[in-house]
Order: sequence, then structure tokens, then C1' cells
RNA sequence: UCCGGGCUGGGGUAGUGGUAUCCUAUCACCUUGUGGUGGUGAUGACGUGGGUUCAAUUCCCGCGCCUGGAC
Repeated sequence: UCCGGGCUGGGGUAGUGGUAUCCUAUCACCUUGUGGUGGUGAUGACGUGGGUUCAAUUCCCGCGCCUGGAC
């Protein structure tokens, strides 16, 4: 320099045009003599800048970061 894959709550993930799933974490309540376990509820996310579209996490382009390969 060129080619490919990836980037989603604090952490790990699913999803693929109609605003996002689950686990974990944290907080509150119930349960308990206390703690733990268990139960219920809440909090919290689409790397970044543009484009297409009525509508973009999703499609297209640039950039950044991570990773694999070619010379």
C1' cells in the first nucleotide's frame, strides 16, 4: 500500500429497513432473625461524519479503532 471480517447498555450478546432481544451488573421492593439464594420491578446501548429513504442499528461512501491475510 492492497483485500477481508468486526464495532450494539458498565461487561457479554441477538437482531437486520418501521427505534432493539437475552444474560450479567447496579438500584428498589418482597422473602429471611441477619446474610446468601430465590421472586418482582426499574436503570442503562446501535464507533464517528455524510448520503439514500416517508423512515437507517440495518443499505451506500469516507474516517477511526480492533483483528486476519497478500506483497
A computed fold for a 71-nucleotide RNA from Halosegnis rubeus, annotated as transfer RNA. The same sequence occurs in records of 3 taxa. The source organism's lineage runs through Archaea, Methanobacteriota, Halobacteria, Natronomonadaceae and Halosegnis. Its Rfam family is "tRNA". Rfam's curators write: Transfer RNA (tRNA) molecules are approximately 80 nucleotides in length. By type it is a transfer RNA.